This is a predicted structure of a 61-nucleotide RNA (Fluoride riboswitch aptamer (crcB RNA motif)) from Plantactinospora sp. KBS50. RNAcentral holds the sequence, with entries from Rfam. The organism belongs to Plantactinospora, within Bacteria. The prediction has a mean pLDDT of 77.
RNA sequence: GCGGGCGUAGGCGAUGAGGCUCGCCGUCAACCGCCGCUGCGCUGAUGGCCUCUACCAGAAU
Numbered sequence: 001g002c003g004g005g006c007g008u009a010g011g012c013g014a015u016g017a018g019g020c021u022c023g024c025c026g027u028c029a030a031c032c033g034c035c036g037c038u039g040c041g042c043u044g045a046u047g048g049c050c051u052c053u054a055c056c057a058g059a060a061u
Base pairs, nucleotide, nucleotide: 010025011024012023013022016052017051018050019049020048021047033042034041035039
């Protein structure tokens, strides 16, 4: 100097945040939903579990 491996820091898992956990990437990276596909179209704040917040609708006072 070239090639390969591990996977540290860090990043990511379709809309914000926290905890636990799983997976991916680790830099020309991972990731960036669906459909009858361009439409005032549909679903969802999670990868999973729990919680908070935002948003929508309704009810009661």